RNA sequence: UUGAGGACGAGAGGAGAGACCAACCCACAAGAAAUGAUUGGUUGGCGCCGAAGGAGCAAACCUUUACAGGUGAAUCUCUCAGGCAAAAGGAGGCUCGUCGGACG
Numbered sequence: 001u002u003g004a005g006g007a008c009g010a011g012a013g014g015a016g017a018g019a020c021c022a023a024c025c026c027a028c029a030a031g032a033a034a035u036g037a038u039u040g041g042u043u044g045g046c047g048c049c050g051a052a053g054g055a056g057c058a059a060a061c062c063u064u065u066a067c068a069g070g071u072g073a074a075u076c077u078c079u080c081a082g083g084c085a086a087a088a089g090g091a092g093g094c095u096c097g098u099c100g101g102a103c104g
Stems, first nucleotide, its partner, number of pairs: 006099006018046001020045006028036002047084003053080001054078003060071003
């Protein structure tokens, strides 16, 4: 069982945190030059976020005479990575379909 858990596929959503600061370069504006809001790039700096990924651990179980040790989850914790306008990405759920068949 009018089909749970699970697996696969598709779809629509989906949070958080500086469009930060400085220097230089490019474009644009103006111009003798200086300069300028914004945009782009590079370098350096400080501050943040957690829901890709990554890392860590409780109870419990295993092992030992014991100590030590091993296994051990996440949306928890840490922030390596990633991210902090838009875009992209985005956990975990939702809906639909397929497999499956109670193994929950």